[in-house]
RNA sequence: AUCUGCAAAGGGCAAACCACGCGAAAGCGUGGGACGCAAAGUCAACGGUCUAAAGGGCUUCGGCUCCAUGACGGCAGGACUGCCAGA
Numbered sequence: 001a002u003c004u005g006c007a008a009a010g011g012g013c014a015a016a017c018c019a020c021g022c023g024a025a026a027g028c029g030u031g032g033g034a035c036g037c038a039a040a041g042u043c044a045a046c047g048g049u050c051u052a053a054a055g056g057g058c059u060u061c062g063g064c065u066c067c068a069u070g071a072c073g074g075c076a077g078g079a080c081u082g083c084c085a086g087a
Stems, first nucleotide, its partner, number of pairs: 002087004012037002017032006035074001041080003047075001048072003055066004
């Protein structure tokens, strides 16, 4: 440096759900909590997914619809970095 992760050591993260807060929503933050994770560390600029406030279109004025500049990295790929063990 590369590959591998059955076992070990020391640790790490934390789904659902609950409380409080933020947000139009998707969702996010903090605390609790553990389903899982060897990159569940970082990056949203590629694909995918979610939402649709503002704006546009339509309207029988009830609403319908398009749209990301908003999100998801715990959806897949990619880039960068990293602990332990083995080869």

c-di-GMP-I riboswitch aptamer from a Burkholderiales bacterium, 87 nucleotides, folded computationally. Taxonomically the source falls in Burkholderiales (Bacteria, Pseudomonadati, Pseudomonadota, Betaproteobacteria).